The prediction has a mean pLDDT of 84. Transfer RNA from a Planctomycetota bacterium, 72 nucleotides, folded computationally. It matches the Rfam family "tRNA". Its family is annotated with triplet codon-amino acid adaptor activity in the Gene Ontology.
RNA sequence: GCCGCCUUGGCGCAGCGGUAGCGCGGCGGUUUUGUAAACCGCAGGUCACCCGUUCGAAUCGGGUAGGCGGCU
Repeated sequence: GCCGCCUUGGCGCAGCGGUAGCGCGGCGGUUUUGUAAACCGCAGGUCACCCGUUCGAAUCGGGUAGGCGGCU
């Protein structure tokens, strides 16, 4: 230098045009003599950034940045 993949709550990930979700973690509650476990509930996201397509974009197109891998 060229090619491919990835970027979504604190962490690990799903969602592939029509309300952003799951697990773990956090907080509160029930239960217990107490802790843990179990169960119930709550909070937490400008979906890496910019531009475009569309009635509508996390999702499609172009560009930028970062990470991983391959080729030279």